[in-house]
RNA sequence: UGCUCAUCACGAGGGACUGAGGGAACGGCCCGACGACGUCCCGGCAACCGCCGCUCCACCUCCGCCUCCGGACCGAUCCGGACGCGGGAGCGGAAACGGUGCCAAUUCCGCCCGGACGCGAGAUCCGCCCCGGGGAAGAUGAGGA
Numbered sequence: 001u002g003c004u005c006a007u008c009a010c011g012a013g014g015g016a017c018u019g020a021g022g023g024a025a026c027g028g029c030c031c032g033a034c035g036a037c038g039u040c041c042c043g044g045c046a047a048c049c050g051c052c053g054c055u056c057c058a059c060c061u062c063c064g065c066c067u068c069c070g071g072a073c074c075g076a077u078c079c080g081g082a083c084g085c086g087g088g089a090g091c092g093g094a095a096a097c098g099g100u101g102c103c104a105a106u107u108c109c110g111c112c113c114g115g116a117c118g119c120g121a122g123a124u125c126c127g128c129c130c131c132g133g134g135g136a137a138g139a140u141g142a143g144g145a
Stems, first nucleotide, its partner, number of pairs: 001145001003143006013042005021031003026110003043103003048099002051093007063086003067082006107137001111134005118128003
């Protein structure tokens, strides 16, 4: 950098430094000299991977690893044997320890389809608000290239 999968309504901020833009992109709307954004320190949130327990399925051939036994070797090491562990799914747990992530606003909102109340001088139509489903782009993690 691009690919696949999962998640994206919950949650969690103080200090120091700096000083003008920031919220990905465009528009809206919002944050911002009462100092945003960013960097650092400390703190916190969550539970993706890893970890632990239980259940189920598969395997129990090969291979790898730990430990032990026997043998070879000056030795590094090698050969043979034995017990055990190593896979997947679901549920639960811990968060002291490992790898990340996150700590304004739903991923701030937007596009498409469907639907109910209400509002707009509003019966129809249209718009707004709300709910459900789908999509685009993006973010984060895991895997693999």
Model confidence (mean pLDDT): 76 of 100. SAM riboswitch aptamer (S box leader) from Nocardioides litoris, 145 nucleotides, folded computationally. Of the family's consensus pairs, 97% are formed in the model. Lineage of the source: Bacteria > Actinomycetota > Actinomycetes > Propionibacteriales > Nocardioides. Rfam family: SAM riboswitch aptamer (S box leader). Its family is annotated with regulation of gene expression in the Gene Ontology.